[in-house]
RNA sequence: GGGCCGGUAGCUCAGUGGUAGAGCAUUCGACUUUUAAUCGAAUGGUCGUGGGUUCGACCCCCACCCGGCCUA
Numbered sequence: 001g002g003g004c005c006g007g008u009a010g011c012u013c014a015g016u017g018g019u020a021g022a023g024c025a026u027u028c029g030a031c032u033u034u035u036a037a038u039c040g041a042a043u044g045g046u047c048g049u050g051g052g053u054u055c056g057a058c059c060c061c062c063a064c065c066c067g068g069c070c071u072a
């Protein structure tokens, strides 16, 4: 240099065109003599960046940035 895969909540990851989710973590509450465990609730996102297509984009197209693998 070329090819492929990935980038979504603090962390690990879902989400194949129609209101962005789960688990863990955090906070509050219930339970308990207390802690842990368990249960309930809440908080938390410019979906890597910039354009394009579309009535509508995390999703399709283009370029770029970052990480990994293969190849020369």
Base pairs, nucleotide, nucleotide: 001071002070003069004068005067006066007065010024011023012022013021018055026042027041028040029039030038048064049063050062051061052060
This is a predicted structure of a 72-nucleotide RNA (transfer RNA) from an uncultured Caulobacterales bacterium. Rfam family: tRNA. Its family is annotated with triplet codon-amino acid adaptor activity in the Gene Ontology. The coordinates come from a structure-prediction model, not an experiment, and the mean pLDDT is 82.